[in-house]
RNA sequence: UGAGUAAGUCAGAUAGUCGCGUCGGGCAAAUUUCCCGACGAGGAAAGUCCGAGCUGCAAAGGGCAAGGGUGCCGGGUAACUCCCGGUAGAGGCGACUCUAAGGAUAGUGCAACAGAAAGAAACUACUGCAUUUUGCAGUACAGGUGGAAAGGUGAGGUAAAAGCUCACCGGCGGUAAGGCGACUUACCGGCCGUGUAAACCCCAUCCGCAGCAACACCGACAGGGGUGCCUGCCCGGCAUAUACCCCGAAGGGUGGCUUGAGCGACAUAGUAAUGUGCCGCCUAGAUAGAUGGCUGUCAAAUACAGAACUCGGCUUACAGACUUGCUCAUAUU
Numbered sequence: 001u002g003a004g005u006a007a008g009u010c011a012g013a014u015a016g017u018c019g020c021g022u023c024g025g026g027c028a029a030a031u032u033u034c035c036c037g038a039c040g041a042g043g044a045a046a047g048u049c050c051g052a053g054c055u056g057c058a059a060a061g062g063g064c065a066a067g068g069g070u071g072c073c074g075g076g077u078a079a080c081u082c083c084c085g086g087u088a089g090a091g092g093c094g095a096c097u098c099u100a101a102g103g104a105u106a107g108u109g110c111a112a113c114a115g116a117a118a119g120a121a122a123c124u125a126c127u128g129c130a131u132u133u134u135g136c137a138g139u140a141c142a143g144g145u146g147g148a149a150a151g152g153u154g155a156g157g158u159a160a161a162a163g164c165u166c167a168c169c170g171g172c173g174g175u176a177a178g179g180c181g182a183c184u185u186a187c188c189g190g191c192c193g194u195g196u197a198a199a200c201c202c203c204a205u206c207c208g209c210a211g212c213a214a215c216a217c218c219g220a221c222a223g224g225g226g227u228g229c230c231u232g233c234c235c236g237g238c239a240u241a242u243a244c245c246c247c248g249a250a251g252g253g254u255g256g257c258u259u260g261a262g263c264g265a266c267a268u269a270g271u272a273a274u275g276u277g278c279c280g281c282c283u284a285g286a287u288a289g290a291u292g293g294c295u296g297u298c299a300a301a302u303a304c305a306g307a308a309c310u311c312g313g314c315u316u317a318c319a320g321a322c323u324u325g326c327u328c329a330u331a332u333u
Stems, first nucleotide, its partner, number of pairs: 001329010012298007020040007042304001046315002049313005054211004067207005072086005087101001088099004102202002107200002109196003123143002125139006151169006170192002172189007215255004223247004227239004262281003266277004
């Protein structure tokens, strides 16, 4: 210098001016108007895919069944299908990245076409015997089909062959050592009978249902009921001055609503996620829904997008600018 990889930051700034919402003050019992001041969208506010808080209902203890989620190991967290660190496998020269990664001797199913055969396989083939149209027996070495063909390569062996035997490699099992563990390493044993569980299923483990239009309170009406008589009760009819109670309920009002598993700095434990201590800060809360427009300057210009109960994650969208660590290649010293 070029190419790459991982992590992270910002998301136009500033001044003036005109507006909008909430809160506080002027402001008083309350409301409205006016004036002043403070604050006023995001890294994803989005998708609503997970996990919680909160609320109502159910249940109120335990278990079973059904249905659904999750699935290597350890740690973190309020919790998680999330995060961190490892293991194994795969990709990359490398930094590094990716993985729905339990079980296929519990059972069942499926493997199209091709092929003799898709699981305990004789079509062609090889060998022996009888015989010469062929029959019987042995054999997975070779051919062909297929995504996949009965561990692989080589040697010995044999009538021909074959883990039949041996060496190396791969798998499985056992033992020992190391590790909390997933697992790794060494040695031993010919033990070697496909794949598929994002097919049913088995094993382990977790899970009540609905959602702020939840829910709680207040509440003007219309209308109805409680009252009396027929009539002791139900239905029905009639009456009903005043007062009281209940139901009802305005596309009504108030709360829920923003101080919270909160944010920032520092110290400390830890590889890290994260925890602990201490100090500081308050940072939208609308309800038809505010957060905007114009002008000047910064050379010019602004992506994806907009709160609606609140948090923790994941996923998706995104112009441009910037920081740090690391890797590879080339050149110079």